RNA sequence: CGAGUUAGCCAGACAAUCGCUGCUUUAUCGUUGUAUUUAAUGUUUCGGCAUUAGAUAGACAGAUAAAGGGGAGGAAAGUCCGGGCUCCACAGAGCAGAGUGCCAGAUAACGUCUGGGCGGCGUAAGCCGACGACAAGUGCAGCAGAGAGAAGACCGCCGAUGACUUCUUCGGAAGUACAGGUAAGGGUGAAAGGGUGCGGUAAGAGCGCACCGGGCCACUGGUAACAGUUGGCAGCAGGGUAAACUCCACUCGGAGCAAGACCAAAUAGGGUUUCGUAUGGCGUGGCUCGCGUUGAAACCGGGUAGGUUGCUUGAGCCUUAGAGCGAUUUAAGGCCUAGACGAAUGAUUGUCCCUUUUCUUAGGAAGAGUACAGAACCCGGCUUAUCGGCUAACUCAACAC
Numbered sequence: 001c002g003a004g005u006u007a008g009c010c011a012g013a014c015a016a017u018c019g020c021u022g023c024u025u026u027a028u029c030g031u032u033g034u035a036u037u038u039a040a041u042g043u044u045u046c047g048g049c050a051u052u053a054g055a056u057a058g059a060c061a062g063a064u065a066a067a068g069g070g071g072a073g074g075a076a077a078g079u080c081c082g083g084g085c086u087c088c089a090c091a092g093a094g095c096a097g098a099g100u101g102c103c104a105g106a107u108a109a110c111g112u113c114u115g116g117g118c119g120g121c122g123u124a125a126g127c128c129g130a131c132g133a134c135a136a137g138u139g140c141a142g143c144a145g146a147g148a149g150a151a152g153a154c155c156g157c158c159g160a161u162g163a164c165u166u167c168u169u170c171g172g173a174a175g176u177a178c179a180g181g182u183a184a185g186g187g188u189g190a191a192a193g194g195g196u197g198c199g200g201u202a203a204g205a206g207c208g209c210a211c212c213g214g215g216c217c218a219c220u221g222g223u224a225a226c227a228g229u230u231g232g233c234a235g236c237a238g239g240g241u242a243a244a245c246u247c248c249a250c251u252c253g254g255a256g257c258a259a260g261a262c263c264a265a266a267u268a269g270g271g272u273u274u275c276g277u278a279u280g281g282c283g284u285g286g287c288u289c290g291c292g293u294u295g296a297a298a299c300c301g302g303g304u305a306g307g308u309u310g311c312u313u314g315a316g317c318c319u320u321a322g323a324g325c326g327a328u329u330u331a332a333g334g335c336c337u338a339g340a341c342g343a344a345u346g347a348u349u350g351u352c353c354c355u356u357u358u359c360u361u362a363g364g365a366a367g368a369g370u371a372c373a374g375a376a377c378c379c380g381g382c383u384u385a386u387c388g389g390c391u392a393a394c395u396c397a398a399c400a401c
Stems, first nucleotide, its partner, number of pairs: 002396009012352007020071002023068007033060001034057010073372001077383002080381005085256004092289004097252005102116005117131001118129004132247002137245002139241002154186002156182003163176005194212006213236001215233004219228003260309004270300006280294004316335008354369006
């Protein structure tokens, strides 16, 4: 100087002017609502209640003004997982179904994360893993090939006795064909009954042996997954595939803020049809049992859809110290950072920063541009999109000293 890997941070800055919006404080308004009180009428179970008309208050809601301090992300996206919270609801068991799948931890929990093991990729730093079981069973792999899974003889190699032919030193030799043997060599295929070598054989074959590979047992190390310059046994089970069905282990109610709660208002407590009568119906995934409760469903028609709340103090954030390889956790101190509801969080100007184009007297000048993208109950993750900038550590290669 270059190319990479991993982790973290920012998401243009400052100033001015104008504008939008929620909170707090102060002041003013006003009687639409609200609170207190008087009168009349109606009603009464004699406690009171309702309606109408005034008075007072300004506490509450509302409107206006001023001041103060706030106002969209690293992914707010996807809705893929997990929860908090609310309701069914006082809510059990089993089956089916679904999810996860090496070991040990973290966490509220997870299919997430951390560390490790094994396997794969990369020169490496590092990255990825849908990582239990094929001797429980059933499937799948076209064609080719002798044979494709308890699966073989096409080409080859051997071929005794016996048969036939030739020779013969009469011991036998050579050749042909058959019965039969063989799976070491060749071929087919993505894949063919472990590999190399030696011995042995009629020719061969773990047939035997040595080493390697695989299996089982023991020992050693490790919490474990697992590993081994360790030792022994027996020649050694019939390949691949479970992101095929399946088997094994563990886990699992549902619906969701449009959940739910309260207030006010209005209507038609409407009509038709079907099933049913506790042996039935209904009850927030399916089925069965149990439990609770006592009808249910469909269609037509009508009314309302207004307000408050849930709603932002959280498994919250920051700093320091301790424990831990780490994810994380403990303690102390500090902070309060949108809460809208047809939906606010913006616009303009100037300077600077970053990127880039043109010109240039190399001092600079004039332009252009700044991504992906907008909260809606909240939180922990994962995935996807993305212009640029900064910081730290590590790896590789070249050059120089």

The prediction has a mean pLDDT of 75. Bacterial RNase P class A from uncultured Thalassotalea sp., 401 nucleotides, folded computationally. Rfam family: Bacterial RNase P class A. Rfam links the family to the GO terms dimeric ribonuclease P complex, tRNA processing and ribonuclease P activity. Lineage of the source: Bacteria > Pseudomonadati > Pseudomonadota > Alteromonadales > Thalassotalea. Of the family's consensus pairs, 97% are formed in the model.